[in-house]
RNA sequence: GGACACGUAGCCAAGCCAGGAUAUGGUACAGGCCUCCUAAGCCUGGGAUCGUGGGUUCGAAUCCCACCGUGUCCG
Numbered sequence: 001g002g003a004c005a006c007g008u009a010g011c012c013a014a015g016c017c018a019g020g021a022u023a024u025g026g027u028a029c030a031g032g033c034c035u036c037c038u039a040a041g042c043c044u045g046g047g048a049u050c051g052u053g054g055g056u057u058c059g060a061a062u063c064c065c066a067c068c069g070u071g072u073c074c075g
Stems, first nucleotide, its partner, number of pairs: 001074007010027004020058001029045005051067005
């Protein structure tokens, strides 16, 4: 330098191909119940405008373009 894959909450993933209205789950976190206390278990709660910028559209995590970052392969 070229090709491909990936980037969504503190962490790990789903959702993307085929656009649709409060973005889903696990874990962690906070509070409560239980317990002599802790752990486990149960209940409740908050947290992401989806890597950045632009475009298309009534509407974009999803489609298009550019760029940034990570990984693999090729030279």
This is a predicted structure of a 75-nucleotide RNA (transfer RNA) from a Methanobacteriota archaeon.
It matches the Rfam family "tRNA". About the family: Transfer RNA (tRNA) molecules are approximately 80 nucleotides in length. By type it is a transfer RNA.
Its mean pLDDT, the model's own confidence on a scale to 100, is 85.
The RNAcentral record of the sequence draws on ENA.